This is a predicted structure of a 75-nucleotide RNA (transfer RNA) from filamentous cyanobacterium ESFC-1. Its Rfam family is "tRNA". Its family is annotated with triplet codon-amino acid adaptor activity in the Gene Ontology. The organism belongs to Oscillatoriales, within Bacteria. The sequence was found in a public genome assembly.

[in-house]
RNA sequence: UGCAGCGUAGCACAACGGCAGUGCGCCUGGCUCAUAACCAGGAAAGUGUGGGUUCAACUCCCAUCGCUGCAACCA
Numbered sequence: 001u002g003c004a005g006c007g008u009a010g011c012a013c014a015a016c017g018g019c020a021g022u023g024c025g026c027c028u029g030g031c032u033c034a035u036a037a038c039c040a041g042g043a044a045a046g047u048g049u050g051g052g053u054u055c056a057a058c059u060c061c062c063a064u065c066g067c068u069g070c071a072a073c074c075a
Stems, first nucleotide, its partner, number of pairs: 001071007010024004018055001026042005048064005
C1' cells in the first nucleotide's frame, strides 16, 4: 500500500429491511445456620463515527476510524 472479515449492554454472541434479544456477570428479594446452587424480579446498549437510500436501516450504499487475517513492500 492492496484485498477480505469484524465493530451491537461489563464480557461472549444473536437479530428475512418492520417494537434490538440470549448466556455469563451485576443489583434486589426468596430459599439456607451460612455460602454456593436454585427460584422470582430488575438495571444496563439504539448497534465504531459521519452521510445517503427508504414509509421504515444493526441489516442496503458511500466515506471514515479502529481491530484481525492474507498479500505486497521493507536492496